Transfer RNA from a Bdellovibrionota bacterium, 74 nucleotides, folded computationally. Its Rfam family is "tRNA". The family's RNA type in Rfam is transfer RNA. The coordinates come from a structure-prediction model, not an experiment, and the mean pLDDT is 80.
[in-house]
RNA sequence: GGGGGUAUAGCUCAGUUGGUUAGAGCUCCCGGCUCAUAACCGGGCGGUCCCAGGUUCAAGUCCUGGUGCCCCCA
Numbered sequence: 001g002g003g004g005g006u007a008u009a010g011c012u013c014a015g016u017u018g019g020u021u022a023g024a025g026c027u028c029c030c031g032g033c034u035c036a037u038a039a040c041c042g043g044g045c046g047g048u049c050c051c052a053g054g055u056u057c058a059a060g061u062c063c064u065g066g067u068g069c070c071c072c073c074a
Base pairs, nucleotide, nucleotide: 001073002072003071004070005069006068007067010026011025012024013023019057028044029043030042031041032040050066051065052064053063054062
């Protein structure tokens, strides 16, 4: 220098053919249980979906550019 993949909650990830509330597990907080802790049970908090544009009635999802990370080629 060229090509491909990837970016969604504090962490690991899902999100179907673009549509009707953006979700799960773990963590964290509150409560229950226990002599107490862990485990277990109930509840809660937490997101401008990497950034900037574009298409569309409607974008996490499609398109373009950029950035970070990973892989391949030179």